[in-house]
RNA sequence: GGGGCCUUAGCUCAGCUGGGAGAGCGACUGAAUCGCAUUCAGUAGGUCAUCGGUUCGAUCCCGAUAGGCUCCA
Repeated sequence: GGGGCCUUAGCUCAGCUGGGAGAGCGACUGAAUCGCAUUCAGUAGGUCAUCGGUUCGAUCCCGAUAGGCUCCA
């Protein structure tokens, strides 16, 4: 220098048919317990890496940029 893949909640990751943003763990609140652990119920937490484009509508499609992994040289 070139090719491929990835970037979504604090962490690990789903979401691939373009229309509801989610799960587990973690945090917080409440109940059960004398208390802890644990169980159950609930709540909060997101610029879907950034910018632009297509579309009535984009996490999803297109382009550029940034970062990471990997292959070739």
A computed fold for a 73-nucleotide RNA from a Candidatus Dojkabacteria bacterium, annotated as transfer RNA.
It was read from a public genome assembly.
Its Rfam family is "tRNA".
NCBI's taxonomy places the organism under Bacteria, Bacteria candidate phyla, Candidatus Dojkabacteria.
The prediction has a mean pLDDT of 81.